Formats: sequence, structure tokens, C1' cells
RNA sequence: ACUCCGAAAACGCAAAACCGGUGAAAACCGGCGACGCAAAGCUAUGGGUCUAAAGCGCAAGCAGGUAAACACCCCUGCCCAGGCCAUGACUGCCAGGCCUCCGAC
Repeated sequence: ACUCCGAAAACGCAAAACCGGUGAAAACCGGCGACGCAAAGCUAUGGGUCUAAAGCGCAAGCAGGUAAACACCCCUGCCCAGGCCAUGACUGCCAGGCCUCCGAC
């Protein structure tokens, strides 16, 4: 010096709640506040989780058409609960990558 490790010391970060703001939401920003954290520093790269604005769309409904006549059964359009869906979010879910304070066993 580096790696592992995490006693001590000096620092650091800041959960939930509350207040204000941004956003469709998840969530994020700031203030206050500390549950905790040896990377609770950065990174959305892999996995995972969350949200569903826009988009898609079954059922139902409405309109039109077709049918010798009659459409609750066929066709088209509109609309579309439930549903599908990230291009959105989470690094204090796990992992990877990068940076990094101190130095006992």
C1' cells in the first nucleotide's frame, strides 16, 4: 500500500409521521423528525417489486346495417366496468459495477 474484517473514535446518511410542492399514480423534492444504516454514497446493468396516464380490449350498453318478416344470437362503429400493458417508479428488496472515512482483533 492492498484485501478481508468491523472493536474504538471522528464524521456521515436519514425510516415512519407531520407540513409545503411536483406527478394520473407509484413515487419524488424541500422542511421538520430519527426507525435504523459500514457504504442507507453513486449507478436502473441483471433479477424482483410497485403504479397504469396514454394505448389495447372481453362482457354489458348505444347506434347503424343485414335478414321474406322478426336480431337478445350476425356484421360494423361508438363506448368500454373487470382485465392486459412501462416508455413511469423503487438502490433503505437482492445482486453487479464505480467511488470512499477510520484502523483494534

The RNA shown here (c-di-GMP-I riboswitch aptamer) has 105 nucleotides and comes from Anaerolineales bacterium UBA6092. The sequence was found by an Rfam model in a public genome assembly.